[in-house]
Small-subunit ribosomal RNA, 5' domain from an uncultured bacterium, 536 nucleotides, folded computationally. It matches the Rfam family "Bacterial small subunit ribosomal RNA". Rfam links the family to the GO terms ribosome and structural constituent of ribosome. The prediction has a mean pLDDT of 83.
Context: one part of a larger RNA
RNA sequence: GACGAACGCUGGCGGCGUGCCUAAUACAUGCAAGUCGAGCGGACUUCUUAAGGGCUUGCUCUUAAGAGGUUAGCGGCGGACGGGUGAGUAACACGUGGGCAACCUGCCCGACAGACCGGGAUAACGCUUGGAAACGAGUGCUAAUACCGGAUAGGCUUUUCCUUCGCAUGAGGGAGAAGAGAAAGAAGCUUUCGCUUCACUGUCGGAUGGGCCCGCGGCGCAUUAGCUAGUUGGUGAGGUAACGGCUCACCAAGGCGACGAUGCGUAGCCGACCUGAGAGGGUGACCGGCCACACUGGGACUGAGACACGGCCCAGACUCCUACGGGAGGCAGCAGUAGGGAAUCUUCCACAAUGGGCGCAAGCCUGAUGGAGCAACGCCGCGUGAAUGAUGAAGGCCUUCGGGUUGUAAAAUUCUGUCUUCUGUGAAGAACAAGUGUGAGAAGAGAAUGCUCACACCCUGACGGUAACAGAGGAGGAAGCCCCGGCUAACUACGUGCCAGCAGCCGCGGUAAUACGUAGGGGGCAAGCGUUGUCC
Numbered sequence: 001g002a003c004g005a006a007c008g009c010u011g012g013c014g015g016c017g018u019g020c021c022u023a024a025u026a027c028a029u030g031c032a033a034g035u036c037g038a039g040c041g042g043a044c045u046u047c048u049u050a051a052g053g054g055c056u057u058g059c060u061c062u063u064a065a066g067a068g069g070u071u072a073g074c075g076g077c078g079g080a081c082g083g084g085u086g087a088g089u090a091a092c093a094c095g096u097g098g099g100c101a102a103c104c105u106g107c108c109c110g111a112c113a114g115a116c117c118g119g120g121a122u123a124a125c126g127c128u129u130g131g132a133a134a135c136g137a138g139u140g141c142u143a144a145u146a147c148c149g150g151a152u153a154g155g156c157u158u159u160u161c162c163u164u165c166g167c168a169u170g171a172g173g174g175a176g177a178a179g180a181g182a183a184a185g186a187a188g189c190u191u192u193c194g195c196u197u198c199a200c201u202g203u204c205g206g207a208u209g210g211g212c213c214c215g216c217g218g219c220g221c222a223u224u225a226g227c228u229a230g231u232u233g234g235u236g237a238g239g240u241a242a243c244g245g246c247u248c249a250c251c252a253a254g255g256c257g258a259c260g261a262u263g264c265g266u267a268g269c270c271g272a273c274c275u276g277a278g279a280g281g282g283u284g285a286c287c288g289g290c291c292a293c294a295c296u297g298g299g300a301c302u303g304a305g306a307c308a309c310g311g312c313c314c315a316g317a318c319u320c321c322u323a324c325g326g327g328a329g330g331c332a333g334c335a336g337u338a339g340g341g342a343a344u345c346u347u348c349c350a351c352a353a354u355g356g357g358c359g360c361a362a363g364c365c366u367g368a369u370g371g372a373g374c375a376a377c378g379c380c381g382c383g384u385g386a387a388u389g390a391u392g393a394a395g396g397c398c399u400u401c402g403g404g405u406u407g408u409a410a411a412a413u414u415c416u417g418u419c420u421u422c423u424g425u426g427a428a429g430a431a432c433a434a435g436u437g438u439g440a441g442a443a444g445a446g447a448a449u450g451c452u453c454a455c456a457c458c459c460u461g462a463c464g465g466u467a468a469c470a471g472a473g474g475a476g477g478a479a480g481c482c483c484c485g486g487c488u489a490a491c492u493a494c495g496u497g498c499c500a501g502c503a504g505c506c507g508c509g510g511u512a513a514u515a516c517g518u519a520g521g522g523g524g525c526a527a528g529c530g531u532u533g534u535c536c
Base pairs, nucleotide, nucleotide: 001535002534003533005532006531007530008529009528012382013381014380015379016378017377018375019374020340025338026337027336029335030334031333034077035076036075039074040073042071043070044069045068046067047066048065049064050063051062052061053060054059084293085292086291094217095216096215097214098213099212100211103210104209108206109205110204111203112202113201114200116150117149118148119147125140126139127138128137129136130135156179157178158177159176160175161174162173163172164171165170185198186197187196188195189194219265220264221263226256227255228254231253232252233251234250235249236248237247238246268290269289270288271287272283273282274281275280295316296315297314298313299312318329319328320327321326346372348371349370350369354368355366356365357364358363385415386414387413388412395406396405397404398403419477421472422471423470424469425468435457436456437455438454439453440452441451480525481524482523483522484521485506486505487504491520492519493518494517495516501508502507
């Protein structure tokens, strides 16, 4: 000098930050991932119309049609992002620089081409039925952008030939043959030919995100010296998006190591942060990038993407429910609780903004995020008054008893009004957009919808009656902590008497202690001041 600090004494305000470093201990409760009815069939419900029944003639019931709303289920997309933690990991995990002629990439963008003909189910629902529950079983019916078959095919696979190129394996282009392969509708508009939008299928390219491989770099112990059988290489096969002992069969006997293998210990890595003139040393909180993990261990499924924090299965420990047959759970998400500890916050508000998911949109969801709350934990700023005021008042302390000092300090007088208190104004800014309406434009033979642009209108604020401003009141409400022997700025008196005590080092204290305790005075810093811990 620095700190994610703690402890002691003290404590007025504001702004901006920061806040479980320990038990990756266990968790009550609430919330943290949904959305789409413009994919689908139902169910329920409101209104209108029509027919019929009851019929007290204006109420009710049933059926049909139309319009609207809600939604359990099937289906689609998203739950692989965002958020948390640092256990493990000494490793291509990370950083940096390269390689992939060995790879993948949903949504998005560009280009080309296409969406034809058919089929069978199943949930919901009805009936029956098991179970305490969780949850099922049987049977019957039904739909789709769910599923399946066929057609079409400039792409793919295998094979033959030609050509261009590369650092090797090889890569690109062209031609021939054979083989396996796609699709889905919905809404709006329309002079009902159709058009538009959002979706769908195939291929090529891009963008973005990933996967794999390699050089180099960053730790302690040699009181760890030898380690290794899928081990090292080959052939063949399997597997993967892809190379590869990644896996397997066979064959060979290799591979690593004093330039530190192997073992043990410790540890997430980096941008950065602290210190230092620098070189260097230390650290890896907050913020950003990467990695790993999600009660412990293992496994796969789905999917463009996971071996998946709030998904599934198995085993284990623990907790809970039970009708004892069986079930349920996973805060290292946000709050919060217990425990541990020197020690670390509210079971708050809002989706108004930014961003994300879904949706044509309106919108819904969002403990991401934006805010507020608590804490002097840190940094910065402000205040606790200003000017005048000597009979140098009183009191305190010291005294050589003359006086000195506290000290312009107070009182007193004249002012000021920051902050605070009260009252009022304040829908400020943070908002752009979406929506609605009007007008114009491009393509097309052309209408409307749609697309693009411009203008206008309306609406939307958690923070918050906050910030800011104005007015009023009155010095009123706001100073402590440490030190005073030397280092080191600052001295006297009394008490104590090697006691009580102090202390960072040297050292003080045994009867005049500037070193202990108290008082007066003084010095330093100041809403803080000291102490402790850690690093330079």